[in-house]
RNA sequence: CAAUGAGAGUUUGAUCCUGGCUCAGAAUCAACGCUGGCGGCGUGCCUAACACAUGCAAGUCGGACGAGAACGUCCCGCAAGGGACAAGUAGAGUGGCGAACGGGUGAGUAACACGUGGAUAACCUGCCGUCGAGUGGGGAAUAACCUUCCGAAAGGGGGGCUAAUACCGCAUAACACCCGAGGACGUAAGUCCCUGGGUUAAAAGGAGCAAUUCGCUCGAUGAGGGGUCCGCGCCUGAUUAGCUUGUUGGUGAGGUAACGGCUCACCAAGGCGACAAUCAGUAGCCGUCCUGAGAGGGAGCACGGCCACACUGGAACUGAGACACGGUCCAGACUCCUACGGGAGGCAGCAGUGAGGAAUUUUUGGCAAUGGGCGAAAGCCUGACCAAGCAACGCCGCGUGGGUGAUGAAGUAUUUUGGUAUGUAAAACCCUUUCGGCAGGGACGAAUUCUUGACGGUACCUGCGGAAGAAGCCCCGGCUAACUCCGUGCCAGCAGCCGCGGUAAUACGGGGGGGGCAAGCGUUGUUCGGAAUUACUGGGCGUAAAGGGCGCGUAGGCGGUUGGAUAAGUCAGCUGUGAAAACCUCAGGCUCAACUUGAGGCCUGCAGUUGAAACUGUCCAGCUAGAGUGUGGGAGAGGAGAGUGGAAUUCCCGGUGUAGCGGUGAAAUGCGUAGAUAUCGGGAGGAACACCAGCGGCGAAGGCGGCUCUCUGGACCACAACUGACGCUGAGGCGCGAAAGCUAGGGGAGCAAACAGGAUUAGAUACCCUGGUAGUCCUAGCUGUAAACGAUGGAUACUUGCUGUAGGGGGUAUUGAAUCCUCCUGUGGCGGAGCUAACGCGUUAAGUAUCCCGCCUGGGGAGUACGGUCGCAAGGCUGAAACUCAAAGGAAUUGACGGGGGCCCGCACAAGCGGUGGAGCAUGUGGUUUAAUUCGACGCAACGCGAAGAACCUUACCUGGGCUUGAACUGGGGUGGAAGUAGGCAGAGAUGUCUAUGUCCCUAACGGGACUGCUCCGGAGGUGCUGCAUGGCUGUCGUCAGCUCGUGUCGUGAGAUGUUGGGUUAAGUCCCGCAACGAGCGCAACCCUUGCCCUUAGUUGCUAACGAGUCAAGUCGAGAACCCUAGGGGAACUGUCGGCGAUAAGCCGGAGGAAGGUGGGGAUGACGUCAAGUCCUCAUGGCCUUUAUGUCCAGGGCUACACACGUGCUACAAUGGGCGGUACAAAGGGUCGCAAACCCGCGAGGGGGAGCCAAUCCCACAAAACCGUUCUCAGUUCGGAUUGCAGUCUGCAACUCGACUGCAUGAAGCUGGAAUCGCUAGUAAUCGUGGAUCAGCACGCCACGGUGAAUACGUUCCCGGGCCUUGUACACACCGCCCGUCACAUCAUGAAAGCUGGUUGUACUAGAAGUCGCCGGGCUAACCGCAAGGAGGCAGGCGCCCAAGGUGUGACUGGUGAUUGGGGUGAAGUCGUAACAAGGUAGCUGUAGGAGAACCUGUGGCUGGAUCACCUCCUUU
Repeated sequence: CAAUGAGAGUUUGAUCCUGGCUCAGAAUCAACGCUGGCGGCGUGCCUAACACAUGCAAGUCGGACGAGAACGUCCCGCAAGGGACAAGUAGAGUGGCGAACGGGUGAGUAACACGUGGAUAACCUGCCGUCGAGUGGGGAAUAACCUUCCGAAAGGGGGGCUAAUACCGCAUAACACCCGAGGACGUAAGUCCCUGGGUUAAAAGGAGCAAUUCGCUCGAUGAGGGGUCCGCGCCUGAUUAGCUUGUUGGUGAGGUAACGGCUCACCAAGGCGACAAUCAGUAGCCGUCCUGAGAGGGAGCACGGCCACACUGGAACUGAGACACGGUCCAGACUCCUACGGGAGGCAGCAGUGAGGAAUUUUUGGCAAUGGGCGAAAGCCUGACCAAGCAACGCCGCGUGGGUGAUGAAGUAUUUUGGUAUGUAAAACCCUUUCGGCAGGGACGAAUUCUUGACGGUACCUGCGGAAGAAGCCCCGGCUAACUCCGUGCCAGCAGCCGCGGUAAUACGGGGGGGGCAAGCGUUGUUCGGAAUUACUGGGCGUAAAGGGCGCGUAGGCGGUUGGAUAAGUCAGCUGUGAAAACCUCAGGCUCAACUUGAGGCCUGCAGUUGAAACUGUCCAGCUAGAGUGUGGGAGAGGAGAGUGGAAUUCCCGGUGUAGCGGUGAAAUGCGUAGAUAUCGGGAGGAACACCAGCGGCGAAGGCGGCUCUCUGGACCACAACUGACGCUGAGGCGCGAAAGCUAGGGGAGCAAACAGGAUUAGAUACCCUGGUAGUCCUAGCUGUAAACGAUGGAUACUUGCUGUAGGGGGUAUUGAAUCCUCCUGUGGCGGAGCUAACGCGUUAAGUAUCCCGCCUGGGGAGUACGGUCGCAAGGCUGAAACUCAAAGGAAUUGACGGGGGCCCGCACAAGCGGUGGAGCAUGUGGUUUAAUUCGACGCAACGCGAAGAACCUUACCUGGGCUUGAACUGGGGUGGAAGUAGGCAGAGAUGUCUAUGUCCCUAACGGGACUGCUCCGGAGGUGCUGCAUGGCUGUCGUCAGCUCGUGUCGUGAGAUGUUGGGUUAAGUCCCGCAACGAGCGCAACCCUUGCCCUUAGUUGCUAACGAGUCAAGUCGAGAACCCUAGGGGAACUGUCGGCGAUAAGCCGGAGGAAGGUGGGGAUGACGUCAAGUCCUCAUGGCCUUUAUGUCCAGGGCUACACACGUGCUACAAUGGGCGGUACAAAGGGUCGCAAACCCGCGAGGGGGAGCCAAUCCCACAAAACCGUUCUCAGUUCGGAUUGCAGUCUGCAACUCGACUGCAUGAAGCUGGAAUCGCUAGUAAUCGUGGAUCAGCACGCCACGGUGAAUACGUUCCCGGGCCUUGUACACACCGCCCGUCACAUCAUGAAAGCUGGUUGUACUAGAAGUCGCCGGGCUAACCGCAAGGAGGCAGGCGCCCAAGGUGUGACUGGUGAUUGGGGUGAAGUCGUAACAAGGUAGCUGUAGGAGAACCUGUGGCUGGAUCACCUCCUUU
């Protein structure tokens, strides 16, 4: 200087937390889908290190050397032939240098391979630079070439000639090398200097007229390159824990350029490893790249550095350098050629081919530039490289036009039909020409005077022409920017997560519109991020996953206080290094950018050096506060062993005694007359120790309980004598460790898995009962687990308090502490700050801090499988994965629920009265039937319900006959006629047809209007569907007392408080209290009616007094008193008295009063629940229908009938029936009506018509009751069904199918099983009366009055409800949730006789090529020698080592496998009901046994159990 952190969706009814899953971002060597104009710069086999056709990729030097063509042209020649040029050229050979660079790939490699920093005093270095010295004199060969032979070929053999900068001796000689002496340096090994002795070399070469130059040899040195060694860094797995014999070291030798077990001989027995050896898996490493705020995490493509490899394995040669990509040898696999004898080859160089794969390019140009090899140079070579080509593969840039333009065109979509949107968008007018196209000009890149450009006629410039040639992809439910219509109907489909789709889908498909990005856009894969979801920065462990069962203790980690020393850690300065590129900053160059150039920064690292000394470490010397020792005390179910005691159970013996005992919810099995139970006495034996006993004590935990003795551990208190940090924790390790279980031997009273029997039950492998074996007990050993829990590891320090209790001490007062004060240690309760998701914890922390250990990382699979290890076994410890889900969970909240609790209410039960259920009939429903039996209503809350009245109509149903703008409605166009009235015919009718009659209103005289017929266009109609699209209305909980809000307060929050509590009430009614204070909807009151009184009014009602009058009668005059009517008012308010209560609210009792505590009754129905009911009252969205699902008509049906249910009526009789007589209502209705008197009829009724629009008249006699009489208990003088006959009335019409009357008939039924309903007073019961509907039709419904009871102890129980509280795994809310077996389908996985691969160890065998060593009798140019011969060399042989191969035996790891084990997932399968409430036997748990299954039982443990006044058997899906 720059940079510097975002969240969201999803568990729930809601909340907070934990926790996983998913998304938004960036990136990519990418691929796929749709689409595609241009340019620049990059990038381009991630798979088969699979196999490769073809071409090219390493040559060069004639100035090292010898030899040396041909084609062709020319000349000579008749020809054969010769000669010159070509040409000392090409090609080949000897020789030199190069070929070890450059280029490719990443198989192997977990390694000094790589990175970084050092070391080399343990080394090498061709070419190049610098310096010094030298370059004398000889020799012998050999390719090429010629010739010959073999071979198909590749190639090879023999003979002969020849050159060199090829090869070999000799001379010379050092500062080189070796040996020795001296000196300097160094810790040392050793290095350097000087000196003496010894050893070792050469090409007299090439070019040039020459000068000279290029070479060559020796030495020194530099640069660059390389070898080797070391510190540090460098993946995963411990279900890999031990590895190692050249192994570790030494001595000596060999070998190497060089150190070294590198190799060998001998000696010693070491070396490595929990700070992870060995083994297995995976992987080239780095600069860097991606991501990220960073720390980190992931990657190692391109570019650059290093390494490794070159068909696979092995080996060496040459060389300065290789164990060599385009060299050699051998072995193997593969491919090719072959004459079958034998040969050839290696693209992981550049192109290219095949194969594999989702997938990756041209068999291009050029050496012009940069660079490399050779050469003196010219130059040659260069698939390095520079360029071009292909590919949207990536990044960057540009374009597809700009301006004006409203009638807001058309089209399209939508619509509430008005419009709105697309949209200035288009058209139209004006303008521009980037890019692309055509034409003209035309570079830089060249370094170099001349010449030299693949790219390339490219970049760039100019001109021409015309808006002309150039836009798509994804998305639009939330996350996440963007909305509508149609289609579809849990189908088709979508989906990243949550989730959409079952007839109104913004989520599927299409259209329109919109949003985003743009030559691209989406999808898929991968990485990081978000994820603090491995937490170093930066997490946790009481209940969410997570503290080891407990202790002792090793390594390790951490460690009191004072002084001194040191400088390892730490800090600071300086130096070296940290390659370049990359990154950041500032500048520059391509028009910009990408790209690129320059400079600086960065590279947080490592090393060296100089300092500092606080802290940590180390060393030395001290201290006493930690820790320990000592002395003195007391407490204790601490442990081990031995002994001993009483109570009780059981058994045995004896006595007394008799019929039962025992057991349960009730029973039974069982025991008992062979004498049980009971009771008394005696005895045996085993186990456990009542009371004391206590949230008391002790112990590390498990655990420990009669008493005594012996041995023994620990803690505590007091004192402050001693030691002097001796401490804390503790991976591994060692020990202890309830119950059950195991082994062996004892013991065995009680109890009691298993087992047997009895019950219960649908079943009952259980719960209950009767028995009963292991076991429980002891000894010795094993096992090693528990809800081994405070679900809370250990240690230390600090941080307000109150109150118990146990042990010990001190103080005060006192004669005396049991009391009062106080200290230490332990053990409880409450609670502050603080912490916590909350619950809660809270000096015994879950607070504040430090140290150490253990453990966790979504649920299931699973504490399972495999492996290992321990165990006699059971089993323990360690401990996965595939697959699957989007949750699983914690705490708290509100509800709901409980075979949880408390309080309270209701005809809820109880106490009563009367019914239903049995009969007959009526009526409704189901079912059945039918052409149709129209439809709806279905627990309460459907079923005498819609329906306050189906013969037609109603009517919606069926059959048949008709109509199609329609039966009713409305707008418009055309056309005819007034409208209407009366009648005939056909027909079942609808309808059709005919006849007669009629001639409206206005008018400008054309026409218009009302009504009506026909036709056409808009449109009607539908009791068709959806009440789960709706409005409205209604039912129900329930006339239950509740339901809420504002503000405040509390809580992170959902929520709570208020509304809970103490009383009280019919009541959330009121009072008191209270972090609440108020308010609203409900309750109550206000309204209607009824009960008393007053007042006003007095007809049609009334009639006491007066008068008249009648058989009688308010009949009349009259009256206004009474009754009554209907207006108004009063009255009742716990007002008053007493008691209770809290002095309250209120309750109880009394007085007065017509009425007393809401006087009785009605109307009135909170927030809400039931997807309750109704689309068939009405209204209405959508869908369907339109010569029919509309509409008209006739007939039929809704009235059917083996049956079942509901609601009623009438009865079964004497509290009654019949007959006769006689009395008393209320409330209603009446002109399309009620109808009197009177007459007829047995009667229904008929005739009649007064009166009445009604307090006047009528319906209209009320009936039970009462009086009298009869019947006398029977299927009757009960009961009236059914049936026959005869009638009446209504109506167009009583057949299907009306009501009523008379006569006759006279069924069932003698009080009703299980079960069930109503009712608390003028009520039930009983009696009649009226009304609505209605032509007619009621046992139904609604209303009215008459007569008029019984009972309520009480709230245990049933049902429903209210409040509080509790548990919950429920929230569709218990008609909930949910577990396991079995069956079926499917998926992954374990075991398994085996079968079959890969890798690897080990033993033996084998032994190619090759180095090395030995031999070398065969062969042999240079040197020695006169010669013989020698030296040396070679072939050959042998040996060590050793690759492939073979055999045996292991290990690890795959594939497959009849069969088999469990697991996961699936639609409404089967069996049960285990868990959640006390889940109906509390649950869970370790262990053991049993059982179809969940499970049951025993034993010990836990609370993470409800309820506690008691009792309570089974079941409740």